[in-house]
This is a predicted structure of an 87-nucleotide RNA (c-di-GMP-I riboswitch aptamer) from a Chloroflexota bacterium. Lineage of the source: Bacteria > Bacillati > Chloroflexota.

RNA sequence: CCCCCGAAAUGGCAAACUUAGUGUGAACUAAGGACGCAAAGUCAUGGGUCUCCAAGAAUAUUUUCUAAAGACCGCCAGACCGCCGAA
Numbered sequence: 001c002c003c004c005c006g007a008a009a010u011g012g013c014a015a016a017c018u019u020a021g022u023g024u025g026a027a028c029u030a031a032g033g034a035c036g037c038a039a040a041g042u043c044a045u046g047g048g049u050c051u052c053c054a055a056g057a058a059u060a061u062u063u064u065c066u067a068a069a070g071a072c073c074g075c076c077a078g079a080c081c082g083c084c085g086a087a
Stems, first nucleotide, its partner, number of pairs: 005085002012037002017032006035074001041080003045077003048072003055066004
C1' cells in the first nucleotide's frame, strides 16, 4: 500500500409514523422523526416484489382478470465508485 475485515473516532444516510405537495396507483418530493445501515453510495443489468390511468379479455354493466414500458437498489445477485484503520 492492497484485499478480507469491522474495534474506536469524525462525519453520513434515514424505516415506521405525522404534515404538505405530485401521481390512477405502486410510490416519490419537502419538513419533522429514528427502526436500522460500512456501502442504506450510484446503475433497473439478471432474478424478485409491487402497481394498472390508458390498452386487451371476460362480464351479471360494473366488477374481475391479463399485461411493464411504471415503481422499489432499505429483497438477492452483478457492475462501478468510495470514508476511517484497531485486532
Background: It matches the Rfam family "c-di-GMP-I riboswitch aptamer". Gene Ontology term of the family: cyclic-di-GMP binding. Rfam's curators write: GEMM was predicted in a large-scale screen for bacterial structured RNA regulatory elements. Model confidence (mean pLDDT): 84 of 100. The sequence was found by an Rfam model in a public genome assembly.